[in-house]
Molecule: glmS glucosamine-6-phosphate activated ribozyme aptamer
RNA sequence: GGGGAUCUGUUAGCGCCCGGACCGGGGACGGUUGACGAGGAAUGGCAGUUGUCGAAAGACUCGGCGGAUGCUGCCACGGUCAUUCGGUGGAUCGAAAGAGAGAAAGGAAAAAGCAGAAUUAAAACUGUAACAGAGGUUCUCUCGACACCGGGC
Numbered sequence: 001g002g003g004g005a006u007c008u009g010u011u012a013g014c015g016c017c018c019g020g021a022c023c024g025g026g027g028a029c030g031g032u033u034g035a036c037g038a039g040g041a042a043u044g045g046c047a048g049u050u051g052u053c054g055a056a057a058g059a060c061u062c063g064g065c066g067g068a069u070g071c072u073g074c075c076a077c078g079g080u081c082a083u084u085c086g087g088u089g090g091a092u093c094g095a096a097a098g099a100g101a102g103a104a105a106g107g108a109a110a111a112a113g114c115a116g117a118a119u120u121a122a123a124a125c126u127g128u129a130a131c132a133g134a135g136g137u138u139c140u141c142u143c144g145a146c147a148c149c150g151g152g153c
Base pairs, nucleotide, nucleotide: 014066015065016064017063019062020033021032022031023030024029036054037053038052043076044075045074046073047072048071049070077094078093079092080091081090084151085150086149087148088147089146098143099142100141101140102139103138104137113128114127115126116125
C1' cells in the first nucleotide's frame, strides 16, 4: 500500500461554544450543561426565510455561531385537466404528479421514578414501564377537472 472477515457507530433537533448556569480550585484555570424523539432529500436551479410536529422542562430545548431534507416566490422540466392527437394559454400538482372537510386504524424518545457501575464533584452513561402531535395510509363527503387553434375519426 492492497484485499478479506468481524464488531461498533452513522447522515440534520444536527454540530460547535467567548454568554449565562452548575461543579472543582486560594487563584490561574479545568470540567459539565447547552434539542427528547417523530417527520422530512418523491424533479432540478436561484432567491428569501426567526424552517414542521408534538413530548418534557420551567436555568432552560435560554443566548450565540454554523448547518439543515421544510416553507414561500420565480424559472426550467414533467404529470393531470373526464371519449383521439398536437400546439398555445390558464389552473393544479411533483413521478403515489387536484384542493378541502370529517372519520378510523396505526404510531415515539427523552425527562421524572427505580436499579446499576464509575467520578472529588457537577454532570454524563447503562437497564427498565408508560404516555404525543404533525405528516403519511385507508374510507366517506364536497368542490374542481378550463379556453382557443389545428389535425384525425